[in-house]
RNA sequence: GAGCCGUUAGUUCAGCGGGAGAAUGCCACCUUGACAGGGUGGAGGUCACUGGUUCGAACCCAGUACGGCUCA
Numbered sequence: 001g002a003g004c005c006g007u008u009a010g011u012u013c014a015g016c017g018g019g020a021g022a023a024u025g026c027c028a029c030c031u032u033g034a035c036a037g038g039g040u041g042g043a044g045g046u047c048a049c050u051g052g053u054u055c056g057a058a059c060c061c062a063g064u065a066c067g068g069c070u071c072a
Stems, first nucleotide, its partner, number of pairs: 001071007010024004018055001026042006048064005
């Protein structure tokens, strides 16, 4: 330098053009003599960034940044 993959909640990850989600962690309450475990509820997001396409973009296109793999 070239190609491919990835970037979404604190963490690990889904989500394939119209509602942003799960598990786990965190907080409160219930359960216990207490802890653990279990149950119910809650908070938590610039969907890496910029621009474009579209009535509408986490999702499509271009570029940039970071990480990984391969080639040179």